[in-house]
RNA sequence: GCCGACUUAGCACAGCGGUAGUGCAACGGUUUUGUAAACCGUAGGUCGGGGGUUCGAAUCCCUCAGUCGGCACCA
Numbered sequence: 001g002c003c004g005a006c007u008u009a010g011c012a013c014a015g016c017g018g019u020a021g022u023g024c025a026a027c028g029g030u031u032u033u034g035u036a037a038a039c040c041g042u043a044g045g046u047c048g049g050g051g052g053u054u055c056g057a058a059u060c061c062c063u064c065a066g067u068c069g070g071c072a073c074c075a
Stems, first nucleotide, its partner, number of pairs: 001071007010024004018055001026042005048064005
């Protein structure tokens, strides 16, 4: 340099045009002599940045950035 996949909550991921979710973690409560576990509840999101299409975009298109992989270069 070329090609492909990926980027969503603190972490791991789902959701692929119509109200953004799950598990774990965090916080509060119930329970316990106490801790853990279990159960109930609460909070937490510019959906990588920008632009476009659309009545409506996490989702489709363009572009940029980042991560990973393959190829090439390294003569």
Molecule: transfer RNA
Organism: Pseudomonadota bacterium